[in-house]
RNA sequence: GGCUCGAUAGCUCAGUUGGGAGAGCGUCCGCCUGAAAAGCGGAAGGUCACCGGAUCGAUGCCGGUUCGAGCCACCA
Numbered sequence: 001g002g003c004u005c006g007a008u009a010g011c012u013c014a015g016u017u018g019g020g021a022g023a024g025c026g027u028c029c030g031c032c033u034g035a036a037a038a039g040c041g042g043a044a045g046g047u048c049a050c051c052g053g054a055u056c057g058a059u060g061c062c063g064g065u066u067c068g069a070g071c072c073a074c075c076a
Base pairs, nucleotide, nucleotide: 001072002071003070004069005068006067007066010025011024012023013022019056027043028042029041030040031039049065050064051063052062053061
């Protein structure tokens, strides 16, 4: 330098004909208990990496950028 994959909640990750943003864990509140743990119920928490484009409408399509991983090539 070329190619491929990835970036979504605090963490680990789902999310396909483009229209609802989600799960588990964690956090907080409640129930339960003499008090805890466990269990049960509920809540909060998001610029879907960034910029632009096409579209009535984008996490999902197109172009570019940044960061991470891998493969290939080149130089010494």
Molecule: transfer RNA
Organism: Bifidobacteriaceae bacterium